[in-house]
Context: one part of a larger RNA
RNA sequence: UGACGGGGGCUCGCACAAGCGGUGGAGGAUGUGGCUCAAUUCAAGACAACGCGAAGAACCUUACCGGGGUUUGACAUGCUAGUGGUACAACCCUGAAAGGGGAAGGACUCUGUAACAGGAGAACUAGCACAGGUGUUGCAUGGCUGUCGUCAGCUCGUGUCGUGAGAUGUCAGGUUAAGUCCUUUAACGAGCGAAACCCUUGUCAUUAGUUGCCAGCGGGUAAUGCCGGGGACUCUAAUGAGACUGCCGGUGUCAAAUCGGAGGAAGGUGGGGACGACGUCAAGUCAUCAUGGCCCUUAUGCCCCGGGCGGCACACGUCCUACAAUGGCCGGUACAAAGGGAAGCAAGACCGCGAGGUGGAGCAAAUCCCAAAAAGCCGGUCCCAGUCCGGAUCGCAGGCUGAAACCCGCCUGCGUGAAGUCGGAAUCGCUAGUAAUCGCGUAUCAGCCAUGACGCGGUGAAUAUGUUCCCGAGCCUUG
Numbered sequence: 001u002g003a004c005g006g007g008g009g010c011u012c013g014c015a016c017a018a019g020c021g022g023u024g025g026a027g028g029a030u031g032u033g034g035c036u037c038a039a040u041u042c043a044a045g046a047c048a049a050c051g052c053g054a055a056g057a058a059c060c061u062u063a064c065c066g067g068g069g070u071u072u073g074a075c076a077u078g079c080u081a082g083u084g085g086u087a088c089a090a091c092c093c094u095g096a097a098a099g100g101g102g103a104a105g106g107a108c109u110c111u112g113u114a115a116c117a118g119g120a121g122a123a124c125u126a127g128c129a130c131a132g133g134u135g136u137u138g139c140a141u142g143g144c145u146g147u148c149g150u151c152a153g154c155u156c157g158u159g160u161c162g163u164g165a166g167a168u169g170u171c172a173g174g175u176u177a178a179g180u181c182c183u184u185u186a187a188c189g190a191g192c193g194a195a196a197c198c199c200u201u202g203u204c205a206u207u208a209g210u211u212g213c214c215a216g217c218g219g220g221u222a223a224u225g226c227c228g229g230g231g232a233c234u235c236u237a238a239u240g241a242g243a244c245u246g247c248c249g250g251u252g253u254c255a256a257a258u259c260g261g262a263g264g265a266a267g268g269u270g271g272g273g274a275c276g277a278c279g280u281c282a283a284g285u286c287a288u289c290a291u292g293g294c295c296c297u298u299a300u301g302c303c304c305c306g307g308g309c310g311g312c313a314c315a316c317g318u319c320c321u322a323c324a325a326u327g328g329c330c331g332g333u334a335c336a337a338a339g340g341g342a343a344g345c346a347a348g349a350c351c352g353c354g355a356g357g358u359g360g361a362g363c364a365a366a367u368c369c370c371a372a373a374a375a376g377c378c379g380g381u382c383c384c385a386g387u388c389c390g391g392a393u394c395g396c397a398g399g400c401u402g403a404a405a406c407c408c409g410c411c412u413g414c415g416u417g418a419a420g421u422c423g424g425a426a427u428c429g430c431u432a433g434u435a436a437u438c439g440c441g442u443a444u445c446a447g448c449c450a451u452g453a454c455g456c457g458g459u460g461a462a463u464a465u466g467u468u469c470c471c472g473a474g475c476c477u478u479g
Base pairs, nucleotide, nucleotide: 004479005478007477008476009475010474011473012472013471015467016466019430020429021428022427023426026321027320028319029318030317031316032315033314034312035311042053064307065306066305067304068303069302070301073130077129078128079127080126081125082124083123088105091102092101093100094099108121109120110119111117112116132296133295135294136293137292141290142289143285144284145283146281148279153192154191155190156189157188158187159168160167161166172183173182174181198273199272200271201270203241204240205239206238207237208236209235213230214229217228218227219226244267247261248260249259250258251257310449323423327382328381329380330379331378332377333376339370340369341368344363345362349358350357351356389420394415395414396413397412398411399410400409436459437458438457439456440455441454442453
């Protein structure tokens, strides 16, 4: 000077408390450990690994295993020699394929030229230099990332103090979300952070009026902005306004500020996002990529077929669905937002109980389509039961994608109808348009194991007396 203390003081945070809903019990999904295996590829490991890398494992992917093959190689550049009407290639034989063997056909440019000669390019063969490696080291590294933590800190110049390490500034009194600001002050200033500048959302104005809108006018229909038309409204998207403790009152040191109020769509950082200081963990990643060293070189490289990554006595994490009546089922009926669409989205129509099929209007999309929103509301039914709850499991019959669904896909119909009656110790999330609950979309993607991830809107709570305690953190002080 730090770090630490079952030292002290002050202060924060869904840290506790106050509440609401869960997890831990059941079945299933998924990740992990373990076990098994020819292989079950590898990485990640308290918080900060475990629906994580993986935003798509039937083949491919694929790194693993078995078998079959290959050796200048699947890929790059260069050198030497040879072939050279070369590349390409229907088809045939063999084979599981890769590969191997054969092969009709097809196929030349430049320079000089009368013929012809010469070199060059691509290709092949042989040889070489090399390629190649998801082999190893994240404790050799770059880059990127997690974490403390969006916590309020971390420093510097000059000056001053101290023999010095260092201190001061950065302390103290107030105040703030904040080292935010004010006052005081041997300090005076400054930088990186905080804040602001950026995006979005909430109000209004102006401009603009199609593909969006329809108040008034006219026309038309069974009905519909359907048509003429209109720019009012909604909306779209560009510009601007608006919020600054600006105004009033109280408190305060005459300060910073704070409490209350007015006006206002919004009030004291309005809500949300992006943004992550000096550093910490030899944190993570050599398997995104890059890269030093080391290692392999007829193999630790490369190609192919099949299998595995999906195995199952178990254990854990994260989720989904439930155990029902604030519910299940049936019928009717209403209201979103944000997205996606050309090897695509696909309407109406027809066929099928359905998944789906036939067909194809329209749409590169404010125009057409995906598209039905669901919870809700109205009516009916069930009458507390392992049930008209719950849907696991299994059987049969089908549909779709795809060369191909046995290992190992999703979906539909009929049948089957398991556990489960609210969950021990323990433990998690959340302070408002939040929790809870309801559906919708997208990326990846042929299809899909999505109950995941990332977004979108609908309905919409309870509670916070407080800081003694648990956890983490900041400042000062003490040993």

A computed fold for a 479-nucleotide part of an RNA from a metagenome, annotated as small-subunit ribosomal RNA, 3' major domain. RNAcentral holds the full RNA, with entries from SILVA.